SAM riboswitch aptamer (S box leader) from Ruminococcus flavefaciens, 92 nucleotides, folded computationally.
RNAcentral holds the sequence, with entries from MGnify.
Its mean pLDDT, the model's own confidence on a scale to 100, is 83.
RNA sequence: CUUAUCAAGAGCGGCGGAGGAAUCAGGUCCUACGAUGCCCGGCAACCUGUUAAUCAAGGUGCUAAAUCCUGCGGAUUUAUCCGAAAGAUGAG
Numbered sequence: 001c002u003u004a005u006c007a008a009g010a011g012c013g014g015c016g017g018a019g020g021a022a023u024c025a026g027g028u029c030c031u032a033c034g035a036u037g038c039c040c041g042g043c044a045a046c047c048u049g050u051u052a053a054u055c056a057a058g059g060u061g062c063u064a065a066a067u068c069c070u071g072c073g074g075a076u077u078u079a080u081c082c083g084a085a086a087g088a089u090g091a092g
Stems, first nucleotide, its partner, number of pairs: 001092006011040001013039003019030003024071004041063003046059003049055001067086001072083004
């Protein structure tokens, strides 16, 4: 850079001890009833494998909230919907 997906699913475990939810801004949340992170467990089925329908052995990935929501454009009943951008993941 191209392409597909992104409202489903996944622990009452161990270590550890303060912030975390990508970045900027604004919201809204999670968190000493122990978050983020690491390990284990689990989920899923993109790739490999395979009877081509499944399976879940291998490579990734994921495991609060829609990619937590808004930011740009369009429609419109003015609060919603659709799309884009940006981002994440897989494959090339």